[in-house]
RNA sequence: AGAGUUUGAUCCUGGCUCAGGAUGAACGCUGGCAGCGUGGAUAAGGCAUGCAAGUCGAACGCUACCUUCGGGAAAGCGUGGCAAACGGGCUAGUAACACGUGGGAAUCUGCCCUAAAGACGGGGAUAACCCGGAGAAAUCCGGGAUAAUACCCGAUAAUCUCUUCGGAGUAAAGAUUCAUCGCUUUAGGAGGAGCCCGCGCACUAUCAGCUUGUUGGCGGGGUAAUGGCCCACCAAGGCUAUGACGGUUAAGGGGUGUGAGAGCAUGACCCCUAGCAUUGGCACUGAGACACUGGCCAAACACCUACGGGUGGCUGCAGUCGAGAAUCUUUCACAAUGGGCGAAAGCCUGAUGAAGCGACGCUGCGUGCGGGAUGAAGGCCUUCGGGUUGUAAACCGCUUUUGUAGGGGACGAAUCUUUUGAUGACGGUACCCUUUCGAAUAAGAGGUUGCUAACUCUGUGCCAGCAGCAGCGGUAAUACAGAGACCUCGAGCGUUAUCCGGAUUUACUGGGCGUAAAGCGUUUGUAGGGGGCUUGUCAAGUUCCAAGUAAAAUCUUAAGGCUCAACUUUAAGUUCGCUUGGAAAACUGAUAAGCUGGAGCUUAGCAGAGGCGCAUGGAACUUGCGGUGUAGGAGUGAAAUCCGUUGAUAUCGCAAGGAACACCAAAGGCGAAGGCAUUGCGCUAGGCUACAGCUGACCCUGAGAGACGAAAGCGUGGGGAGCAAAACGGAUUAGAUACCCGUGCAGUCCACGCCGUAAACGAUGGAUACUAGAUGUCCGGGGAUUCGACCCCCUGGGUGUCACAGCUAACGCGUUAAGUAUCCCGCCUGGGAAGUACGGCCGCAAGGCUAAAACUCAAAGGAAUAGACGGGGAUCCGCACAAGCGGUGGAGCGUCUGGUUUAAUUUGACAGUAAGCAAUGAACCUCACCAAGGUUUGACAUCCUACGACAACCCUGGAAACAGGGCUUUCUUCGGACGUAGUGACAGGUGCUGCAUGGUCGUCGUCAGUUCGUGCCGUGAGGUGUUCCGUUAAGUCGGGAAACGAACGAAACCCUCGUUGUAUGUUAUAAUUUUCAUACGAGACUGCCCGGGUCAACCGGGAGGAAGGCGAGGAUGACGUCAGAUCAGCAUGGCCCUUAUGCCUUGGGCGACACAGGCGCUACAAUGGCUGGUACAAAGGGUUGCUAAGCCGCGAGGUGGAGCUAAUCCCAUAAAACCAGUCUCAGUUCGAAUUGAAGGCUGCAAUUCGCCUUCAUGAAGUUGGAAUCGCUAGUAAUCGUGGAUCAGCCAUACCACGGUGAAUAUGUUCCCGGAUCUUGUACUCACCGCCCGUCACACCAAGAGAGUUGGUAGCUCCUGAAGC
Repeated sequence: AGAGUUUGAUCCUGGCUCAGGAUGAACGCUGGCAGCGUGGAUAAGGCAUGCAAGUCGAACGCUACCUUCGGGAAAGCGUGGCAAACGGGCUAGUAACACGUGGGAAUCUGCCCUAAAGACGGGGAUAACCCGGAGAAAUCCGGGAUAAUACCCGAUAAUCUCUUCGGAGUAAAGAUUCAUCGCUUUAGGAGGAGCCCGCGCACUAUCAGCUUGUUGGCGGGGUAAUGGCCCACCAAGGCUAUGACGGUUAAGGGGUGUGAGAGCAUGACCCCUAGCAUUGGCACUGAGACACUGGCCAAACACCUACGGGUGGCUGCAGUCGAGAAUCUUUCACAAUGGGCGAAAGCCUGAUGAAGCGACGCUGCGUGCGGGAUGAAGGCCUUCGGGUUGUAAACCGCUUUUGUAGGGGACGAAUCUUUUGAUGACGGUACCCUUUCGAAUAAGAGGUUGCUAACUCUGUGCCAGCAGCAGCGGUAAUACAGAGACCUCGAGCGUUAUCCGGAUUUACUGGGCGUAAAGCGUUUGUAGGGGGCUUGUCAAGUUCCAAGUAAAAUCUUAAGGCUCAACUUUAAGUUCGCUUGGAAAACUGAUAAGCUGGAGCUUAGCAGAGGCGCAUGGAACUUGCGGUGUAGGAGUGAAAUCCGUUGAUAUCGCAAGGAACACCAAAGGCGAAGGCAUUGCGCUAGGCUACAGCUGACCCUGAGAGACGAAAGCGUGGGGAGCAAAACGGAUUAGAUACCCGUGCAGUCCACGCCGUAAACGAUGGAUACUAGAUGUCCGGGGAUUCGACCCCCUGGGUGUCACAGCUAACGCGUUAAGUAUCCCGCCUGGGAAGUACGGCCGCAAGGCUAAAACUCAAAGGAAUAGACGGGGAUCCGCACAAGCGGUGGAGCGUCUGGUUUAAUUUGACAGUAAGCAAUGAACCUCACCAAGGUUUGACAUCCUACGACAACCCUGGAAACAGGGCUUUCUUCGGACGUAGUGACAGGUGCUGCAUGGUCGUCGUCAGUUCGUGCCGUGAGGUGUUCCGUUAAGUCGGGAAACGAACGAAACCCUCGUUGUAUGUUAUAAUUUUCAUACGAGACUGCCCGGGUCAACCGGGAGGAAGGCGAGGAUGACGUCAGAUCAGCAUGGCCCUUAUGCCUUGGGCGACACAGGCGCUACAAUGGCUGGUACAAAGGGUUGCUAAGCCGCGAGGUGGAGCUAAUCCCAUAAAACCAGUCUCAGUUCGAAUUGAAGGCUGCAAUUCGCCUUCAUGAAGUUGGAAUCGCUAGUAAUCGUGGAUCAGCCAUACCACGGUGAAUAUGUUCCCGGAUCUUGUACUCACCGCCCGUCACACCAAGAGAGUUGGUAGCUCCUGAAGC
């Protein structure tokens, strides 16, 4: 000293939270010792028991006791004296002269000190005691006797008291050991107490008025003393916004905690003061009380009782119950200190001194020290190598604080007593010892995601749980739980509660108010606050000096004492402040006198929708009447409701009515604001300018208060053309209580009276001064010039724009400040609840003003940034639309998917980016699924041991795997190989997680984008570069520009095709200089011309050329997005299975079938079908292969075997086309599904479940709803050919190849997707976003509520104790 938390990120505002210190604490876990402190904070609730105030025989009477009867010792009862008003406890009440501080005058004071004076003489009682009586008791009554330092009288008296100043009045006590102690009066002192005053002293205005002994006077009473303290009379005062009165809370201070300080909070222990003593009242005694352990009365409570009556007061020390989170022993001693009494000895003392209990706090000490590596075992982790716990332990040596036992053993003692002698509760304690024993008796708590020091494994799986805040946990959790390790502190450690700090988050020190919370809607002005220049005086503020006070303790510093420390002692310092005296006179203030600059007034002018009143004008509108005139009008996106043949709309004329004032008109003017507009007149307010004069600070602001205050609304009465909330109707819509349309009551208008609010905004209070400018505009004045002006220059006032410095979080403000300063007022202190509730005031009402809390959240918010988005804008692109051609969606079939079914129908893929996809070949195999049968170191790999066989073949069983038997019986380079059996390490898994991963791929998208370095700008996120102007297919290129360069993309480089040259030519051809094939070259670059263009990039046209502006096609895919796809291609972390989720086998399934979807094939026919004939390709494949000719079969095919490892041979006839013929518009000579029969081929095997052929059969379908797909040229369309996979094939698929070969593009409004710039945003998981309200259910808090209940305060009346 700061940190975390609002955001995708940033800056700011702003709250919440944390780290520190503290406590009379409590709770949890743990606990060795000692010292010093500290301990009923709640129920001022109730209390059993014991103790806490007595003492004096040297004041007095009486009587027990002992006696050697001389007396002794002092026990008891009472009288008397002193004390009991102290000491001890508590904080209920009290907001007050209670307390603190500083002063004051009208007082008292026992014991103590000083001084002076005195103490003479009498008297009558009374308790204890004795006798009698009442009562349960407490206690009381009657009679008798007696003493005193008890009581009374007389005398003497003053320096005492009173006084009319003459005088009057007033005291005493003795005791005894003879030295003292007492007694009375007076004066003074010390200490104590009472009273008065200034100042200080909590919250609340949602308490604004309070007061009748009240305020004062006069006279009395009363008191120690002043005083309405009390009383009679008189007067009508007194207090209050500087907060009276009321309400709530509270003992005050020294101090204590915290803080850099200022402050804030607090008032335990200790000290001072106050108040209280079960509750309320009262007095008595006394120096002192209205009295904690005295009295009386009343009340509540409790106890005793013989029911008649009594007794009691722990807020003393212990202790008990209760309530509570919670607070100790019914201890010892008067040895010390102190107090009471006493002459003293002494007695009393729960004050005090000590001990006990409690880690409650502070402080100190200890739980060992040294050596010790094989880095033991065990634990934990591990990449399996090791690491860590860790010199830690064991083990060896040493020590003994502490402990245990033994011995010694205090200080605290001063005093008392005649010498002698006696006295310690604590305590046989502290302390001491060359004493005994032995590492022996002694470690935990919290934490380990960030803040915040400290990390791994396992378990769990948004569960259980954690959490101070942010937040963790949904299968790899350093955040939960356990373990290990580590961190912090340590006899403690954490938690909870509370206070200060951090928080400059109430800002005096030290904040703000344009947009974050915050300027009253405006103005006038009261109190108050502030105030120009000069001179004199005063000295209140101010400054200085001196004196008093500011208790001690505390605190700070320095020394000292306990072994240190805590603790304690001494000294010094600190001490705001208050009081008194003195000095100074600059400033503020006061006062006196002046000044003119602030302010105001006069004069001359000026501008203006400033206000009020009365008149007035035209256009428009509506209505009425009349004319002309005929079928519509009105209205909308389109309509309808509506008006109109009873004559509308339109048009002409006349009349009536109400409201508002076009053009001028503007960034314009005026006004305090609200606001103000036809024109004229009247009344009236303010402002500005110019030149002089006058007054002489008269000024500024302004809490309360007054006035004004748009619209809507309210009351009464008018008025009512148009418009138009409400209402009605028509549309729109899923609905439409809306937007649109047709009507339309209030209202809008006027008069008077209310209301008092607005985004009443410049979201910016008023005043004054200062601080660069530029440029408009309105109203004045002056100069120059002119005939007069304009233009131009200077100047005052208003109103705008831009901009420097400065300010600001930024946006922005910027002489009209949000700059620099001063003064005054108002307002703010997280969001919500809420400008709400309650209360008060105002209002006719509506409502306004004032204005909370409970509860709840960790944010709410401002400005700016990058994106994304918009049914925002601008520009551009794409088979995106449009223009075209052909399809899909309807039919049948093929195939894939969903669903359903099933023992199983294995699995993955699901908008685009799944669905003829993985699969470029499911009859077995594949195979992962199902059923059944087997098997367990295993079908496969490595290691170990033993043996020497195994395999093949044959037989039996079996569906096979396999089992049993037979036959046969190793090789070797001696290492081993191979096989079998055994053992465990292990194998194996298409089991799970693509959201743990690698790799690969899809998609946006072949879209033109994505970034970096340095520089510059910005507080920063970030920007610039990459924007702009042109241009391009392109962030392609050019120009400009705080940017200059660069990278990944685009382009180019690569491949194929098109032209051509050269070379070669085996197969290619009848031949070939080549058609062809192969290889290497050339060619195209806006190079040339014209035009446009910034004469730049580039664009348009042209020439030449095979090809022209990227010649066509392919490969090539930026940063990234979608937690996109794949653990089942492969690899791989983790998890899971291990006689099974592994492995083998047979059979089945992946081929099911009401249905739904995707992709295709074939068609519906004449641009066609069928029959016959004729022609022209390219690119591929082939030895387990392609297979020719020939022959057989209608055909599939069979046979055959030439040739070919291929420019040679084969697959292999290309088909559409073309030429003929036929069919004639039909479910057909279209269409081929389906089914039957007969065959062929592959294969171990075609039943589930293959393909092909022939014959027969001949279904749906006649061009396809909404919707939807592809394609811009050798493209679409159409026609056939080949290949991979493959025994065969469900291929109509996929990948290639060539043949024939179109149409259309005016264009970019719209749909979809994309790019760039810009704009708005409360979105950032980013519009598939965010988010509002009702309802339903549950819970919480508050308001109202018929009422009900408790408390507090007050008023009236009745009864009335004790006491005075």

The RNA shown here (small-subunit ribosomal RNA) has 1364 nucleotides and comes from an uncultured bacterium. RNAcentral holds the sequence, with entries from Greengenes. Model confidence (mean pLDDT): 85 of 100.